[in-house]
Context: one part of a larger RNA
RNA sequence: CGUUCGAUACUUGAAGGGGAUAUCUUCUCAGUACGAGAGGACCGGAAGAUACAGACCUCUGGUGUUCCAGUUAUCCUGCCAAGGGUAAUGGCUGGGUAGCCACGUCUGGGAGGGAUAAGCGCUGAAAGCAUCUAAGUGCGAAGCCAACCUCAAGAUAAGGUAUCGUUUUCACUUCGGUGAAUAAAGGCUCCUCGUAGACUACGAGGUUGAUAGGUUGCAUGUGUAAGGGCAGUAAUGUCCUCAGCUAAGCAAUACUAAUUGGCCGAAUG
Repeated sequence: CGUUCGAUACUUGAAGGGGAUAUCUUCUCAGUACGAGAGGACCGGAAGAUACAGACCUCUGGUGUUCCAGUUAUCCUGCCAAGGGUAAUGGCUGGGUAGCCACGUCUGGGAGGGAUAAGCGCUGAAAGCAUCUAAGUGCGAAGCCAACCUCAAGAUAAGGUAUCGUUUUCACUUCGGUGAAUAAAGGCUCCUCGUAGACUACGAGGUUGAUAGGUUGCAUGUGUAAGGGCAGUAAUGUCCUCAGCUAAGCAAUACUAAUUGGCCGAAUG
C1' cells in the first nucleotide's frame, strides 16, 4: 500500500510451504513346519532397548564471578576486636536459590485408508488352442497422496464469526463531486516492566493500578553472626543460638515510580 467504512478479538485451512516417517534385541508361536542329521523358520502376538526429535525442571546432577561460610599473605579503617580492598580463575576452598542446562523427566515416529511400482492374478480375444492385456477387472511396498505435528487469507478468488464506532461545519463546484477542519470506536507516542528481546517487534501494566522497586511475611541456601557470660595461662571451647545473614523464588502491602498531556484515526457505490 492492498484486501472498497474504520476498528477489536477469535478463527477456517478447498490452494500452498515445512517437519516427522528410524533401527535392533528378547520372549511366544515352536525346537513346530522343513530337514537323514546338523540345524531351523514364515505369519501372528508381547516386552524391552539404542540413536534421533520435541517439551520441561518434580526428581538426580551441572553451572550459578549478584547468596552463605572457611582460610593464607599484605594494605587500610589510630590500636584490640570487628570489618573492608587486593592477590594474572570469585586469591584459594566448601556449599548453593532463581534462571539456563543434561547426565535427569515426560512424550513421539501408532493404526487404518486411496492410487500405484516390480511382481502375482481373473475374465479374454486378435490367433476355434494358449495368453495377466489388446477392451474390461483385482491384489500388491519403509516409496507416492492424504492421515500426524506445524506455518499459513498478499490464498490479489485477499475467506469466516462475534462485538464496538459511524457527527458537524466551511470553501470551491461543470451540481456528478473535490478539498479542508472537527472528531468516534480504536491506536500510537510517553512511562513501569518481562513469560519477550541485538534494535525493532511481542507480551504484562499505567492510579477505576500490584507493572517494577521498597517494606513485611514465607520459602530456600549457608551453618550457629556480632556482643556478652562461663571454662581454660593460652590457642580454643561452650551458653544466650537450628543463630545471624540470605540473589533472580512465592504472596501481601500504594511507601516510591508508571504524572499531565500530545498525535493519528470513519461512508463510498
A computed fold for a 269-nucleotide part of an RNA from a Candidatus Omnitrophota bacterium, annotated as large-subunit ribosomal RNA, domain VI.
It matches the Rfam family "Bacterial large subunit ribosomal RNA". Its family is annotated with structural constituent of ribosome and ribosome in the Gene Ontology.
The sequence was found in a public genome assembly.